[in-house]
RNA sequence: AUGAGUAUACGGGGAGAGAACGCGCAAGUCGCGUCACCGAAGGAGCAAGUAGAAGCUACGAAUCUCUCAGGUAAAAAAGACUCGUAUAGGACG
Numbered sequence: 001a002u003g004a005g006u007a008u009a010c011g012g013g014g015a016g017a018g019a020a021c022g023c024g025c026a027a028g029u030c031g032c033g034u035c036a037c038c039g040a041a042g043g044a045g046c047a048a049g050u051a052g053a054a055g056c057u058a059c060g061a062a063u064c065u066c067u068c069a070g071g072u073a074a075a076a077a078a079g080a081c082u083c084g085u086a087u088a089g090g091a092c093g
Base pairs, nucleotide, nucleotide: 006088007087008086009085010084011083012082013081018035020034021033022032023031024030025028036072037071038070042068043066044065045064049059050058051057052056
């Protein structure tokens, strides 16, 4: 200082995929199991690059990949990301 990126709080928006099958009894928007499926909480993997003891190892991003966790009628909840407001903070100039 017409205050960047960022962080926090509140509010708005916010996708995908079986109302699958079997069993149980307290009979449900329930529990357990099996198979199928989804990618946007979280978790894990790595490219460039960097370093080292250098055909190897370590570090290393994502809405990519995996699907451990989570989820698969509507509603509710969650939800990456995004918009607004407030606060903190003070980068370029």
A computed fold for a 93-nucleotide RNA from Paenisporosarcina antarctica, annotated as Glycine riboswitch aptamer. Its mean pLDDT, the model's own confidence on a scale to 100, is 77. NCBI's taxonomy places the organism under Bacteria, Bacillati, Bacillota, Bacilli, Paenisporosarcina. It matches the Rfam family "Glycine riboswitch aptamer". Its family is annotated with glycine biosynthetic process in the Gene Ontology. Rfam describes the family as follows. This family represents the bacterial glycine riboswitch.